[in-house]
Context: one part of a larger RNA
RNA sequence: CGUUUGAGAUUUGAGAGGGGCUGUCCUUAGUACGAGAGGACCGGGAUGGACGAACCCCUGGUGUUCCGGUUGUAUCGCCAGAUGCAUUGCCGGGUAGCUACGUUCGGAAAAGAUAACCGCUGAAAGCAUCUAAGCGGGAAACUUGCCUCAAGAUGAGAUCUCACUGGGAGCUUGACUCCCCUAAAGGGCCGUCGAAGACUACGACGUUGAUAGGUUGGGUGUGUAAGCGCUGUGAGGCGUUGAGCUAACCAAUACUAAUUGCCCGUGUGG
Numbered sequence: 001c002g003u004u005u006g007a008g009a010u011u012u013g014a015g016a017g018g019g020g021c022u023g024u025c026c027u028u029a030g031u032a033c034g035a036g037a038g039g040a041c042c043g044g045g046a047u048g049g050a051c052g053a054a055c056c057c058c059u060g061g062u063g064u065u066c067c068g069g070u071u072g073u074a075u076c077g078c079c080a081g082a083u084g085c086a087u088u089g090c091c092g093g094g095u096a097g098c099u100a101c102g103u104u105c106g107g108a109a110a111a112g113a114u115a116a117c118c119g120c121u122g123a124a125a126g127c128a129u130c131u132a133a134g135c136g137g138g139a140a141a142c143u144u145g146c147c148u149c150a151a152g153a154u155g156a157g158a159u160c161u162c163a164c165u166g167g168g169a170g171c172u173u174g175a176c177u178c179c180c181c182u183a184a185a186g187g188g189c190c191g192u193c194g195a196a197g198a199c200u201a202c203g204a205c206g207u208u209g210a211u212a213g214g215u216u217g218g219g220u221g222u223g224u225a226a227g228c229g230c231u232g233u234g235a236g237g238c239g240u241u242g243a244g245c246u247a248a249c250c251a252a253u254a255c256u257a258a259u260u261g262c263c264c265g266u267g268u269g270g
Stems, first nucleotide, its partner, number of pairs: 001152001004175001005163007015149004021049007033038001051106005059100004066093005071086006110144003117137004164269001166180005171174001181267001186264004190206005211257003214253005221245002227240005
C1' cells in the first nucleotide's frame, strides 16, 4: 500500500515445512518343518541405541551480583573490626536464570489408492491364459492421519462485537476542489517493565494501579556474625547462637516512579 467505511477479537485452511530410523530379549514354541543337526511364518509383550522436541522437580554444570575460609601487602591513628589490590588473589559451597551428563515425550496405529508381484472369473483363439470387459490381495515409497506456519490464498475467505446519520461555495460536473462545524469506536506518542527482545516487534501495566524499585514477611544459600562474658601462658575454645548476612525467587504493601497531556483516526461508506 492492497483486501472498497473504520476498528477490536475469534477463526477456516488452499498451500508450505517438519516427522517417518532400528536392535535385542521373552512368549507363541523347542511348536510347524526336518532322519537328525537345526529351527520358523503369523500374533502378543518387554527393553535398548541413535535422532528430535520440550522442560529444570530430581542428578550435575555455570553462577566475577550471595555466604564463608585463607596468603601477601596498603589504608581506615592503634587493638579489634573492616575495605582496596594481587587472574574473581587463591580456595570451599551456592539462589534465580541458562543448561546436559538430567527428566518427560515422539517416530505410531489406522484409512485410501497403488508398485513389483500373487490371484478370481474370462474371451479374442471351443483349449489355455491375472486382462482384453469385470473383480480382489499387495510396500518404510504416494494421499491422509500427528506437529508447526499459513487469507498478499490479489481467488486477499468466515463469524462475533463496537463506532460514526452536519452545513455551505465553486466549475472543469468529477471516485472533483475549497471553506465552516464536528473528531466516534479504536490506535499511537510518552512512561514503569517483562521467563519478549540486536533494533523493531510481541506481552503486562500506567493511580478505577501491584508494572518496576523500595520496604516487610517467607523461601533458598552459607554455616554459629559483631559485641560482650567465661576459659586457656598462648594459638585458640565455649556461651549468647543454627547466629549473622543473604543476588536474579514467592507473596504482601502505594513509600518512590508510571504526572499532565498530545497526535492519528471521521461524518453511513464504488